[in-house]
RNA sequence: ACAUAAGACUUCUAGGGUUCCGGUCGAGUUGUUGUGCGCGAUGCCUGGGUCGAGAGAAGUCAGGUCAGUCAUAAUGACUGACUCACACGGCGGGAUAAAAGCCCGGGAGAA
Numbered sequence: 001a002c003a004u005a006a007g008a009c010u011u012c013u014a015g016g017g018u019u020c021c022g023g024u025c026g027a028g029u030u031g032u033u034g035u036g037c038g039c040g041a042u043g044c045c046u047g048g049g050u051c052g053a054g055a056g057a058a059g060u061c062a063g064g065u066c067a068g069u070c071a072u073a074a075u076g077a078c079u080g081a082c083u084c085a086c087a088c089g090g091c092g093g094g095a096u097a098a099a100a101g102c103c104c105g106g107g108a109g110a111a
Stems, first nucleotide, its partner, number of pairs: 007061006015051002020048002022045001023042004028037002063083008086106001088109001092104003
C1' cells in the first nucleotide's frame, strides 16, 4: 500500500420529527349559549401511533473450535461444551409528510 473477513433477523432503548389520531389556540358555522362540524396555526404540545442505532441492550438462527454418536466412495447429520473479538469518526448529501446515532458509512479523515 492492497485484498479478504468482522453475518442475518426479531424485540427494545438512546434519539427523532409531524403525514395520521389527539391536545392547545384562532376565526367561521349550527337562531343565542352549550355542543357538534369542517378550516387554519402550533412539536420550545407530556401524549397515541410511527421512524430508529456498524461502533447501544437482550434473544433466535447461522458461523467457528473441541468431544461424542450415527452414516458415507466422498461430502455429512445429530447432541453437548466453549466461542462469535475490536471499533475515535466529521462536513455534506439522501429517503419518508418530516427528522434523527436511519441510509451514503466499519465512508472521508484520525490514531
Guanidine-I riboswitch aptamer from cf. Phormidesmis sp. LEGE 11477, 111 nucleotides, folded computationally. Model confidence (mean pLDDT): 84 of 100. It was read from a public genome assembly, where an Rfam model found it. The organism belongs to Phormidesmis, within Bacteria.